A computed fold for a 1445-nucleotide RNA from a metagenome, annotated as small-subunit ribosomal RNA. The coordinates come from a structure-prediction model, not an experiment, and the mean pLDDT is 82. Its Rfam family is "Bacterial small subunit ribosomal RNA". RNAcentral holds the sequence, with entries from SILVA.
[in-house]
RNA sequence: GGGUUUGAUCCUGGCUCAGGAUGAACGCUGGCGGCGUGCUUGAUACAUGCAAGUCGAACGGGCCGACAUGUUGAGGAAGGCCGGGAAGGGGAUUAGGGUGAGAAAUCGUCCGACGCCUCGGAGCGGUUGGAGACAACAGAACGGUUAGUGGCGAACGGGUGAGUAACACGUGGGUCAUCAACCCCUUAGAGGGGGACAACUGAUCGAAAGGUCAGCUAAUACCGCAUGACGUCUGCUUCGGCAGAUGAAAGGAGCUUCGGCUCCGCUGAGGGAUGAGCCCGCGGCCGAUUAGCUAGUUGGUGAGGUAACGGCACACCAAGGCGACGAUCGGUAGCUGGUCUGAGAGGAUGAUCAGCCACACUGGGACUGAGACACGGCCCAGACAACUACGGUUGGCAGCAGUAAGGGAUAUUGCACAAUGGGCGAAAGCCUGAUGCAGCAACGCCGCGUGAGCGAUGAAGGCCUUCGGGUCGUAAAGCUCUUUUCUGGGGGAAGAGGAAGGACGGUACCUCAGGAAAAAGUCUCGGCUAACUACGUGCCAGCAGCCGCGGUAAAACGUAGGAGGCGAGCGUUAUCCGGAUUCAUUGGGCGUAAAGGGCAAGUAGGCGGUUGUCAAAGUUGGGCGUGACAUCUCUCGGCUUAACUGAGAGGGAGCGCACGAAACUAGGCGACUAGAGGGCAGGAGAGGGUGGCGGAACUCCUAGUGUAGCGGUGGAAUGCUCAGAUACUAGGAAGAACACCAGUGGCGAAGGCGGCCACCUGGUCUGUACCUGACGCUGAGAGGCGAAAGCUAGGGGAGCGAGCGGGCUUAGAUACCCCGGUAGUCCUAGCCAUAAACGGUGGAUACUAGGUAUUGGGGGCGAUAAAGCCUCAAGUGCCGAAGCAAACGCGUUAAGUAUCCCGCCUGGGGACUACGGCCGCAAGGUUAAAACUCAAAGGAAUUGACGGGGACCCGCACAAGCAGCGGAGCGUGUGGUUUAAUUCGAUAACACGAAGAACCUUACCUGGGCUUGACAUGUACGUAGUAGGGAACCGAAAGGGGACCGGGCCUUCGGGCAGCGUACACAGGUGCUGCAUGGCUGUCGUCAGCUCGUGCCGUGAGGUGUUGGGUUAAGUCCCGCAACGAGCGCAACCCUUGUUGCCAGUUACAAGUGUCUGGCGAGACUGCCGGCAUAUAACCGGAGGAAGGUGGGGAUGACGUCAAGUCAGCAUGGCCUUUAUGUCCAGGGCUACACACACGCUACAAUGGUCGGUACAGAGGGGAGCGAAGCCGCGAGGUGGAGCGAAUCCCAAAAGCCGAUCUCAGUUCAGAUUGCAGGCUGCAACUCGCCUGCAUGAAGUUGGAGUUGCUAGUAACCGCAGGUCAGCAAUACUGCGGUGAAUACGUUCCCGGGUCUUGUACACACCGCCCGUCACGUCAUGGGAGCUGGCAAUACGAGCGUGGC
Repeated sequence: GGGUUUGAUCCUGGCUCAGGAUGAACGCUGGCGGCGUGCUUGAUACAUGCAAGUCGAACGGGCCGACAUGUUGAGGAAGGCCGGGAAGGGGAUUAGGGUGAGAAAUCGUCCGACGCCUCGGAGCGGUUGGAGACAACAGAACGGUUAGUGGCGAACGGGUGAGUAACACGUGGGUCAUCAACCCCUUAGAGGGGGACAACUGAUCGAAAGGUCAGCUAAUACCGCAUGACGUCUGCUUCGGCAGAUGAAAGGAGCUUCGGCUCCGCUGAGGGAUGAGCCCGCGGCCGAUUAGCUAGUUGGUGAGGUAACGGCACACCAAGGCGACGAUCGGUAGCUGGUCUGAGAGGAUGAUCAGCCACACUGGGACUGAGACACGGCCCAGACAACUACGGUUGGCAGCAGUAAGGGAUAUUGCACAAUGGGCGAAAGCCUGAUGCAGCAACGCCGCGUGAGCGAUGAAGGCCUUCGGGUCGUAAAGCUCUUUUCUGGGGGAAGAGGAAGGACGGUACCUCAGGAAAAAGUCUCGGCUAACUACGUGCCAGCAGCCGCGGUAAAACGUAGGAGGCGAGCGUUAUCCGGAUUCAUUGGGCGUAAAGGGCAAGUAGGCGGUUGUCAAAGUUGGGCGUGACAUCUCUCGGCUUAACUGAGAGGGAGCGCACGAAACUAGGCGACUAGAGGGCAGGAGAGGGUGGCGGAACUCCUAGUGUAGCGGUGGAAUGCUCAGAUACUAGGAAGAACACCAGUGGCGAAGGCGGCCACCUGGUCUGUACCUGACGCUGAGAGGCGAAAGCUAGGGGAGCGAGCGGGCUUAGAUACCCCGGUAGUCCUAGCCAUAAACGGUGGAUACUAGGUAUUGGGGGCGAUAAAGCCUCAAGUGCCGAAGCAAACGCGUUAAGUAUCCCGCCUGGGGACUACGGCCGCAAGGUUAAAACUCAAAGGAAUUGACGGGGACCCGCACAAGCAGCGGAGCGUGUGGUUUAAUUCGAUAACACGAAGAACCUUACCUGGGCUUGACAUGUACGUAGUAGGGAACCGAAAGGGGACCGGGCCUUCGGGCAGCGUACACAGGUGCUGCAUGGCUGUCGUCAGCUCGUGCCGUGAGGUGUUGGGUUAAGUCCCGCAACGAGCGCAACCCUUGUUGCCAGUUACAAGUGUCUGGCGAGACUGCCGGCAUAUAACCGGAGGAAGGUGGGGAUGACGUCAAGUCAGCAUGGCCUUUAUGUCCAGGGCUACACACACGCUACAAUGGUCGGUACAGAGGGGAGCGAAGCCGCGAGGUGGAGCGAAUCCCAAAAGCCGAUCUCAGUUCAGAUUGCAGGCUGCAACUCGCCUGCAUGAAGUUGGAGUUGCUAGUAACCGCAGGUCAGCAAUACUGCGGUGAAUACGUUCCCGGGUCUUGUACACACCGCCCGUCACGUCAUGGGAGCUGGCAAUACGAGCGUGGC
């Protein structure tokens, strides 16, 4: 800022939305990268691995390695001597073989095993020799490693938020009340001794874990001695210091010229840095339905304890301490820098990062140590879990991963110590789930991409459509490009201070190639709120943050197309802030919306007149300190940018210190008098209390008079009364209240106060300006007063009178009315403490136009008195300026303008309630919630509507009359019932649609047929004895069938049109929706109303005009008036009728023309006179006139109301149907019949019936018509056919009049019903027509409650005509004339309407709204026979002690 209360309006007020945020979760979807973040729940339980060690340069030992050396053992090399005779060389040669010549025998040549001769001297054998190596043992010194002793660390780092409302945290101080390992600086020192214990060895117990005994041993482990100060203690002191006492230590490594030097350590003292302990001021949650808490409690003394102060602990003494500025108790919660939001002030929050605290399975405890009462230490107890040989033993992820569980929900049992940091060490180095990185998750923030350009036949397709088109849409396709990201190849970091050394990482980044390629969803589209159509659905399914959508035309449900928003995200849910000025400091209110305490006096507190001075608490100025880092703002820089990050600057509040100022506030001291109070002089009063007195009236008692009623009511009855009432007279008693005066008069704080007198007593007003000197205002709590009713005790009791009894009324009457009457009303004493205790308005002070009335005073004028006038302050009312207010209204008696103080409010209901506390004898009062539920509840004003509210007016509305209806029979319609169907509609309907259902009509039913159709248009094809007619035959008909007959139009002569047939589009529907509609109609109502423009008034809805005074049939007219005008209505204009003039005149009339017919005119306007009205408008009376006050009648129906009626008159959107819901035909039905209603007809008779005679209309109709005369028939009718398309002809009067008869009866009334015989129309009168004749002769003797029409040529009575129509069920309807009344005092009442006004919680508008019970369902909260879990003491019980009563 918007939505939402209303018919509309303004206001109040809640609910709700749009924004931002998150450690999030869920749904759908998901390309990449960077930087962050990730158990909010069970401080639940944990398998497994890792998270705190390190130092051998403190120490002894073990083990390993290498080794100088020694001993022992086994073993037996080279070499020497002897034996032996291999391989090999040489020579001669044999068997045999190769080769050449030759025919072959053979020959030549070469090789040649075994063996033989010779040279050769090897392995080997025997003996001697004793080396190196090996093994065992011993071993100085060395290197590595390490269980133990010892040192340092383990109190850090990391986790969690259970507890804690506290000096826990934040901020600022204090510590002369303290400590400190490691680090730094200064100073002094380190001499000389001693005794042990682990490890180890041996023995032994146990399943294990782990012990026990004996023995050996080292140290920077431990203990004495010495020395020792500026330390500590004591004493003294000239405050410089002095004296005494006390109290230390440890060595190791390297180098060495062996003298020592260097480094690391050790001890005492002082200082620094840093860290820690303790104390204090101030600050930050909720509840008073927690108001009192406290016994080591508060303080003191003493001796303990601590590093240190201290009830920290103990003994004794005193009785204190805290609390409305909220103690104690209960609930909730780690605190902060900050974070989110907000314009800010604030509100909410306390993840990640940083500071502090607390915790480490639960509870308790100490030990060690510089530091712990110790997360990965110890002890005890408990729960849980594991192992067990049952004897015992072991464990603690709120470290990092991980598991189970819980939950809507939260990650890997990863890599590395490369960097930063930490522990140890001299160092190398080791350790480090701190940390650096990687993995998972769109969880968040930031960045990038999913292509770019051209491309209209605006393709196909989808959707919509008024069928023309529109839209998706340059979107796609297509063409031309690009390659961030992606994929593949190549290169490849910084991060590492001088060499090497990088978990991340072959990562970032660079480069080449490939290819538009691999990359878009989600929510919404009724209003708020950007975005609209179609279909489906039909209060169903569903939606919804609020209002609200959905019941057949849904932009709100679902789907589709399109559109809008955001975009690797989008929605939903949850939570916080905002909007919400809806807790209001900034920045709200309280007359009526929620909200002034019932009232005053007063405590704490808050606020406070004029003036001087002092100090400086508040205040204020500049300075200094603090306000950690990060965050935030600005500037600059680094990652390509951003997120992220680095540097510099800025920044406030708050707190502290000293200095300065002195206006204001507070404080001290002093002064003043205008506030306040007092004195003095006067005044008024239903102010309060006590006592006394008075008269009237009511009632009762006594007596008298007197007689039949009284009383009471709308009308009655109960009641009283002959036992003497009521009435009247006299006397008496008792109680209560005080007529007139009496008054928007008086008094009081309020409640309240009323006869007169006295006493006691409070307040107030006027005058004076004598006194005090700010003594004042308000007022939480507490205390006091407080109508009526009620309660306790005792009196009193006339009248009145709850409850109660009776009577009446009424459906009932627990009421209103009547007759009785008890508590009570009255008094005394005491409770109660509430009211619409209201001016619905807290108190005080000051200021801000007036007018008018009144009460009690004062002053002045009036010479005095009185009246009157002017004026001052104090009251009490009305009207009003400014101003205020949502309006109504308030307005010096403020709801105006301001200050101070108190009380109270924060949506409606639940609820003036429950529980708890307090009070009360009780009734009850006071204080005062929540669950749940609704989207409103409310205030003021507006327009309507309504009222058994008011005022005025009208209408055949009542009244006064006349005739009826309602009773009977019949006709017709409707309901109901019935039926195959009794077609449908109308119900503000019912002789209505229907001005006419035997067939048709006809829409209904049964049955039989047809399917481009009974009817229309178009397209295509076909057809030529075509269109049309149509015999026989079948059939109820429709229909089928088809012999036979057989006419077209135009023509450019090709053909075309029409027809017929077939097919496709379509036709058709009285099928649905009158609640989708048009048109038409009804009704209020022929009622007088309904509006507009401009102006004015009001924030506005709206008002004014249009109301008012008159008047009218009328919003008709006149006057007045912040209105002036206008429109639709009214009236008039139109038709008709009544009078008359003129013109024309056929068929009227014998004729003329007057009657008559048609046309055009005249006439009536309150014009004239009188009265009345102030003046009008008008009204009353009169004249004239045919007609007089709209002359009679008609047509004409304002804005609107009823979702009134009609889809079946017509038209029409949508839906449904299409061999049927269409169409044709036959028959039936709409005519049914126990009944009910409505509209009528005919009667019930003598004002009549019947018979005879006789007279007079108007308006209409007539060609498939009206039909005359004449003739026939009792008659309906028949025949006949003159005349007439009609002022010519035809259809045609009755009541009336004259005469006769009937004589009061179910009739000579009445005519229903039925029988028979006829007539007419029509294809056809059975269902189902009308008429005639004869016969039959029902009910009915004037109609209950109730109800209708009509005010004059009207009602009533009488007939005539017409439409529809073949005929007719017409007694209906629409017209026409004939005869022709009665009554209206009047507006009280019934009905309807109009105007003004009033009330309203109604607006679908009184057929409204709405209250309570009950029945059923749902939700919340209880009870419930019981059942079950948790807690284990602030409950309960017992003992002892102590206190109150």